Overview:
The prediction has a mean pLDDT of 87. A computed fold for a 530-nucleotide part of an RNA from an uncultured prokaryote, annotated as small-subunit ribosomal RNA, 5' domain.
[in-house]
Context: one part of a larger RNA
RNA sequence: GAUUGAACGCUGGCGGUAUGCUUAACACAUGCAAGUCGAACGGUAACAGCAGGAGCUUGCUUCUGGCUGACGAGUGGCGGACGGGUGAGUAACGCGUAGGAAUCUGCCUAGUAGUGGGGGAUAACUUGGGGAAACUCAAGCUAAUACCGCAUACGCCCUACGGGGGAAAGAAGGCCUCUUCUUGAAAGCUUUCACUAUUAGAUGAGCCUGCGUUGGAUUAGCUAGUUGGUAGGGUAAAGGCCUACCAAGGCGACGAUCCAUAGCUGGUCUGAGAGGAUGAUCAGCCACACUGGGACUGAGACACGGCCCAGACUCCUACGGGAGGCAGCAGUGGGGAAUAUUGGACAAUGGGCGCAAGCCUGAUCCAGCCAUGCCGCGUGUGUGAUGAAGGCUCUAGGGUUGUAAAGCACUUUAAGUUGGGAGGAAAGGGUGAUGGUUAAUAUCCAUUAUCUGUGACGUUACCAACAGAAUAAGCACCGGCUAACUCCGUGCCAGCAGCCGCGGUAAUACGGAGGGUGCAAGCGUUAUUC
Numbered sequence: 001g002a003u004u005g006a007a008c009g010c011u012g013g014c015g016g017u018a019u020g021c022u023u024a025a026c027a028c029a030u031g032c033a034a035g036u037c038g039a040a041c042g043g044u045a046a047c048a049g050c051a052g053g054a055g056c057u058u059g060c061u062u063c064u065g066g067c068u069g070a071c072g073a074g075u076g077g078c079g080g081a082c083g084g085g086u087g088a089g090u091a092a093c094g095c096g097u098a099g100g101a102a103u104c105u106g107c108c109u110a111g112u113a114g115u116g117g118g119g120g121a122u123a124a125c126u127u128g129g130g131g132a133a134a135c136u137c138a139a140g141c142u143a144a145u146a147c148c149g150c151a152u153a154c155g156c157c158c159u160a161c162g163g164g165g166g167a168a169a170g171a172a173g174g175c176c177u178c179u180u181c182u183u184g185a186a187a188g189c190u191u192u193c194a195c196u197a198u199u200a201g202a203u204g205a206g207c208c209u210g211c212g213u214u215g216g217a218u219u220a221g222c223u224a225g226u227u228g229g230u231a232g233g234g235u236a237a238a239g240g241c242c243u244a245c246c247a248a249g250g251c252g253a254c255g256a257u258c259c260a261u262a263g264c265u266g267g268u269c270u271g272a273g274a275g276g277a278u279g280a281u282c283a284g285c286c287a288c289a290c291u292g293g294g295a296c297u298g299a300g301a302c303a304c305g306g307c308c309c310a311g312a313c314u315c316c317u318a319c320g321g322g323a324g325g326c327a328g329c330a331g332u333g334g335g336g337a338a339u340a341u342u343g344g345a346c347a348a349u350g351g352g353c354g355c356a357a358g359c360c361u362g363a364u365c366c367a368g369c370c371a372u373g374c375c376g377c378g379u380g381u382g383u384g385a386u387g388a389a390g391g392c393u394c395u396a397g398g399g400u401u402g403u404a405a406a407g408c409a410c411u412u413u414a415a416g417u418u419g420g421g422a423g424g425a426a427a428g429g430g431u432g433a434u435g436g437u438u439a440a441u442a443u444c445c446a447u448u449a450u451c452u453g454u455g456a457c458g459u460u461a462c463c464a465a466c467a468g469a470a471u472a473a474g475c476a477c478c479g480g481c482u483a484a485c486u487c488c489g490u491g492c493c494a495g496c497a498g499c500c501g502c503g504g505u506a507a508u509a510c511g512g513a514g515g516g517u518g519c520a521a522g523c524g525u526u527a528u529u530c
Base pairs, nucleotide, nucleotide: 001530002529004527006526007525008524009523010522013377014376015375016374017373018372020369021335026333027332028331030330031329032328035078036077037076040075041074043071044070047069048068049067050065051064052063053062054061055060056059085288086287087286094213095212096211097210098209099208100207103205104204108201109200110199111198112197113196114195116150118148119147125140126139127138128137129136130135156165157164158163170193171192172191173190174189175188179186180185181184214260215259216258221251222250223249226248227247228246229245230244231243232242233241263285264284265283266282267278268277269276270275290311291310292309293308294307313324314323315322316321341367343366344365345364349363350361351360352359353358380410381409382408383407390401391400392399393398414471416466417465418464419463420462424457428452429451430450431449432448433447434446435445436444474519475518476517477516478515479500480499481498485514486513487512488511489510495502496501
């Protein structure tokens, strides 16, 4: 000199923008943070409509009906493995980089082949019982895209090459060209979405290896599944990953083992560079979710807001037994020098579910707080010498504060008041047209025209008008380093100090004043790194 997620002291006008528990991975009241689908299903607790009945005060009350829109609880599907948080652990194939072969991959894309025919249950519900509660038991009834056989098998799997094994589910909309009955339906046709098997891709994930990755030798030896082989098991997959047997190996001063410290990287800070320090925000990877262990489900977890066991802690209890996990967003206590609102909205971007409309989303977008950083603007402009008054100083003449003020003439940024006012909006919906599908001028899909229509921010940005200099300057320093000097007080006292050093009676070094210098909505101090 530069730097910071800073803190403290004094001071503080506005805007833009970015950041904001570095400490206790300490404990947490309360609310919210993961749902969705009725176009899978049986249904109908609530709401609304419609139909029918009853009472009447004649437009209200009540009852019935899943008939319709919808939908509590339940079965079922997909998603809760993403997104969000934190850095405790980890010196490791954890990360970075460059390669590799023995693997899996829901949703998505492209292709091939299918989607036939049956069965038995179970929740909900009803009835009864236990319990303070959490919850739970028994009997009966019922549905499915829930579950299980059978049939079929181009690809597929196993094989001793003879053979053997293995699937599926429907739902919604439309139509009468063909068949049957003839109001219209059934079969059927057709469209879309789903379903099964398999091939390839894409995406994501698992595994292996070379090299790199902190300090300590006042840590020198470490190792028994240890190192290798054979056989078997296990996994999606190679492998001592596991087991049995056999051999006696393997690592180490090129630092094994042990101890301490630490998430890694892109980057960030500094520096001419080499290097040094660092790893907040943003992005990639990893690890963790009260502590320890375990598996289940699933394409994917050994799962933050899932399950089981043990432990510590907190809460409820009828003492028999139960409930909980903010290192999600806010917020509270505690710790600390120190770090914010129990805010708004799904309008945009993205995610989950859904055919869609839509629903959910503390992701996200916004707003609030803080001079915490960076950037910009303002606190007026011109003129004005009797160089006014006052202050300070003086050799008492003067000098200085100082064009500074007053006065005169102007301007109105920002703040204030009033009014106007973009963009962030693309979608979605209605109607029509064209094209595709099709038996079809139904439906459905695509494109397009037109109408309609969605904004949290928001009193938005921006623009115009109004009034008036009106509302807006401090902090540190002045012995040398280092820009800036005099007077008074004090008298080795009180005090200053980054280093050298000042102070013992004229202190430019202490305290005050006048003046000056530097930076400026900041200025100093402390701490950190180069």

The RNAcentral record of the full RNA draws on ENA.